[in-house]
RNA sequence: GGGGAGUUAGCUCAGUUGGUUAGAGCACCAGCUUGACAUGCUGGGGGUCAUGGGUUCGAGUCCCGUACUUCCCACCA
Numbered sequence: 001g002g003g004g005a006g007u008u009a010g011c012u013c014a015g016u017u018g019g020u021u022a023g024a025g026c027a028c029c030a031g032c033u034u035g036a037c038a039u040g041c042u043g044g045g046g047g048u049c050a051u052g053g054g055u056u057c058g059a060g061u062c063c064c065g066u067a068c069u070u071c072c073c074a075c076c077a
Base pairs, nucleotide, nucleotide: 001073002072003071004070005069006068007067010026011025012024013023019057028044029043030042031041032040050066051065052064053063054062
C1' cells in the first nucleotide's frame, strides 16, 4: 500500500426486509428474604448506536469520508 471482519449500556453481545418507545445476560443501586452474608425474588438507574456527512416521510440498519481494533496479502530493509 491492497482486501476482509468489527465498533450498540461499566463488561460480553443480540437487533429480522429501513418503520411502534433501542434490548438481553452479567455487573451496579434500592427493597424483600437472613442473626449476618451468599443465593433467590421484585423494582430501578445507566445509550449522541465509534465519528463527520449524505439518501429517505423515517437510519443502529443503506451510501461516502475519517478514526480505532483484528485478520489476510503485497512491498522495503
This is a predicted structure of a 77-nucleotide RNA (transfer RNA) from a Puniceicoccales bacterium. Taxonomically the source falls in Puniceicoccales (Bacteria, Pseudomonadati, Verrucomicrobiota, Opitutia). Rfam family: tRNA. It is annotated as a transfer RNA. Its mean pLDDT, the model's own confidence on a scale to 100, is 81.